[in-house]
The part of an RNA shown here (small-subunit ribosomal RNA, 5' domain) has 529 nucleotides and comes from a metagenome. RNAcentral holds the full RNA, with entries from SILVA. Rfam family: Bacterial small subunit ribosomal RNA. Gene Ontology terms of the family: ribosome and structural constituent of ribosome. Model confidence (mean pLDDT): 85 of 100.
Context: one part of a larger RNA
RNA sequence: GAACGAACGCUGGCGGCGUGGAUUAGGCAUGCAAGUCGAGCGAGAAAGUUCCUUCGGGGACGAGUAAAGCGGCGAAAGGGUGAGUAACACAUAGGCAACCUACCUUUGGGACCGGGAUAAUUCUUGGAAACGGGUUGUAAUACCGGGUAGUCCGCGCGGGUCUCAUGGCCUGCACGGUAAAUGGUAGCUCUGCUUCUGCCCUCAGAGGGGCCUGUGUCCUAUUAGCUUGUUGGUGAGGUAACGGCUCACCAAGGCCAUGAUGGGUAGCCGGACUGAGAGGUCGGCCGGUCACACUGGGACUGAGACACUGCCCAGACUCCUACGGGAGGCUGCAGUCGAGAAUCUUCCGCAAUGGGCGAAAGCCUGACGGGGCGACGCCGCGUGAACGAAGAAGGCCUUCGGGUUGUAAAGUUCUGUCAGUAGGGAAGAAACCUUACGGUAAAGCCGUAAGCUGACGUUACCUAUAGAGGAAGCCCUGGCUAACUCCGUGCCAGCAGCCGCGGUAAUACGGAGAGGGCAAGCGUUGUUC
Numbered sequence: 001g002a003a004c005g006a007a008c009g010c011u012g013g014c015g016g017c018g019u020g021g022a023u024u025a026g027g028c029a030u031g032c033a034a035g036u037c038g039a040g041c042g043a044g045a046a047a048g049u050u051c052c053u054u055c056g057g058g059g060a061c062g063a064g065u066a067a068a069g070c071g072g073c074g075a076a077a078g079g080g081u082g083a084g085u086a087a088c089a090c091a092u093a094g095g096c097a098a099c100c101u102a103c104c105u106u107u108g109g110g111a112c113c114g115g116g117a118u119a120a121u122u123c124u125u126g127g128a129a130a131c132g133g134g135u136u137g138u139a140a141u142a143c144c145g146g147g148u149a150g151u152c153c154g155c156g157c158g159g160g161u162c163u164c165a166u167g168g169c170c171u172g173c174a175c176g177g178u179a180a181a182u183g184g185u186a187g188c189u190c191u192g193c194u195u196c197u198g199c200c201c202u203c204a205g206a207g208g209g210g211c212c213u214g215u216g217u218c219c220u221a222u223u224a225g226c227u228u229g230u231u232g233g234u235g236a237g238g239u240a241a242c243g244g245c246u247c248a249c250c251a252a253g254g255c256c257a258u259g260a261u262g263g264g265u266a267g268c269c270g271g272a273c274u275g276a277g278a279g280g281u282c283g284g285c286c287g288g289u290c291a292c293a294c295u296g297g298g299a300c301u302g303a304g305a306c307a308c309u310g311c312c313c314a315g316a317c318u319c320c321u322a323c324g325g326g327a328g329g330c331u332g333c334a335g336u337c338g339a340g341a342a343u344c345u346u347c348c349g350c351a352a353u354g355g356g357c358g359a360a361a362g363c364c365u366g367a368c369g370g371g372g373c374g375a376c377g378c379c380g381c382g383u384g385a386a387c388g389a390a391g392a393a394g395g396c397c398u399u400c401g402g403g404u405u406g407u408a409a410a411g412u413u414c415u416g417u418c419a420g421u422a423g424g425g426a427a428g429a430a431a432c433c434u435u436a437c438g439g440u441a442a443a444g445c446c447g448u449a450a451g452c453u454g455a456c457g458u459u460a461c462c463u464a465u466a467g468a469g470g471a472a473g474c475c476c477u478g479g480c481u482a483a484c485u486c487c488g489u490g491c492c493a494g495c496a497g498c499c500g501c502g503g504u505a506a507u508a509c510g511g512a513g514a515g516g517g518c519a520a521g522c523g524u525u526g527u528u529c
Base pairs, nucleotide, nucleotide: 001529002528003527004526006525007524008523009522010521013381014380015379016378017377018376019374020373026337027336028335030334031333032332035073036072037071040070041069048061049060050059051058052057080292081291082290089217090216091215092214093213094212095211096210099209100208101207104205105204108201109200110199112146113145114144115143123134124133125132126131152177153176154175156173157172158171159170160169161168162167183197184196186194187193188192218264219263220262225255226254227253230252231251232250233249234248235247236246237245267289268288269287270286271282272281273280274279294315295314296313297312298311317328318327319326320325345371347370348369349368353367354365355364356363357362384414385413386412387411394405395404396403397402418470420465421464422463423462424461428456433451434450435449436448437447438446439445473518474517475516476515477514478499479498480497484513485512486511487510488509494501495500
C1' cells in the first nucleotide's frame, strides 16, 4: 500500500447492487417449511336454509361437499451446516468384457380365466393419555392362484465376428422359468366401437448413480517400526456389480526413511486476496462434490435411503402423567435464551422461475420472488451556484504598523438534484384456461385472435409544485509524513507505530486559533499478502 462475512470510538442526508451467527455441530417456546390425485376404490357427515309434522320426528338443498380410510406417485429432490474425514473424500485423466436406473423419449409385442381377504364402517371393550383388543362387514389400478409368451432369464449344443484374458456382440436349435389393471375417462351408430390415459414383457436412448485405477492434495521422526481378515490362494455365501465384502480351509505373507504406523490440524474443488511475477495466504457469498441431521447402533420400505421434519434399540436432556405409562429432536424459515468484540424480520406472495401431485382446473411449495433491519462493503448523488472588499463584526496572532480567518459571511441574482407534496405511469405477463376462427377423418392435437392473471407497488420513470430551505464530519500537523503559532503544564499530567517527547520559553502533553488529509464517512484494533 492492498484486502476483510469484521469489531470498537466519534459522526451520519439519499439511492443502486451486494452482503450479514465466523463463537456453543450449545439448549430451544410458538407458527410455518411435503404434499397431491374422486379421471384407482368403497363409504360419507354437520352447521345453515326450506317444506311437511301426530311436535317424537321426517324430506329436500347443503353435497356425493367437508373430514377420514384403502390405493398410487412424491416424500432419497429442494433447503441447512462443516461436526467428522488426510480418505479414491476431492480434483483431474481413464476403465467397467464386473454394474443399476422410477419418471421421460423410443422399438416390437401383449393384457386370458379365476379367488380370498382387509382398512373404512357397525357394535363392543381396555387405557388418564399415547394408543389399542374383539365382533360385524365391503371395494379397488390393493393382494393371490392358474393359463399363455418371446427377441427376456437360466442351462446345454452350434455358426459368424471382434477383443488385452476371463469373454463381448450378432445369429440358429433344444430344455426349463418368469407377466399384466383392458382399469379409468369422454363420445357414439351402446352386449360393442373409437379418443385420451394407465398396466405387463422387451430393444435402445437420454439424464442420474455404483465400483475400480494412474496422478495430485497440510504439519510432526522430541512418532520407527506397523499389520492376523492381516497379504495371497481354493471353495462357498452375499451384492445391482468386482472384491477378505463375509465365512471355511491352505500358504506366510503385506506396508515402511521415496516416511509406514502414531499424533496434530483440516471438508475438497471451481475460485478469492495479495504480488511485476514466481509465490504466499484463504476456501465466507455463488457453482460442483462429499459428509452429517440430539449422541451411538440397526435394519425396513423402495428404482433410489441405511433416510434432516420415517421406523426400531440404547443413552443424555426436556416435557406430560391418574405414577401404570407416554411425547420430543430448528446444522429448514423466522424467532428465543446462553456464551460472545460481533451478525437481521416470529414480514408479503406463489404474480414470475423451478419442483411434487393431477387429464385438467388446481392444490402444496419459509425453494424462490420480494419488502424490512444494519454505512457491513462497493459504486453513484447531494449538502447549493454566480456575483460580492468599507477586505464588516467577532476570534487568533502581533514587532501594535498590521497580519490572518477571508469572497469566507452579510448582501444581490439564480438553480431545483435528493428528500417533501400532487398527478400521470412502464417492463417483469406469457402461458394454462375460456371463447371464436382455421388446419385435420377427428371432440384430441396444431395454429391465429380476443379475454383473464402482479406479492413487489403510494414501484421504476415522467410532469408539476414551494423553498437555499431538511443534509458534515473524522483524523492529523517533531522526523518518517502533507500541515505552526499562542496559552496552560513543568520528568507532573500525559503522548507514543518506530526514533522518541515532558525536569519553566514543549511546532511531540492539554486547550485555542490556523493549517493538512480524507469525506458520509474518518480513525483504531485484529488478520493475510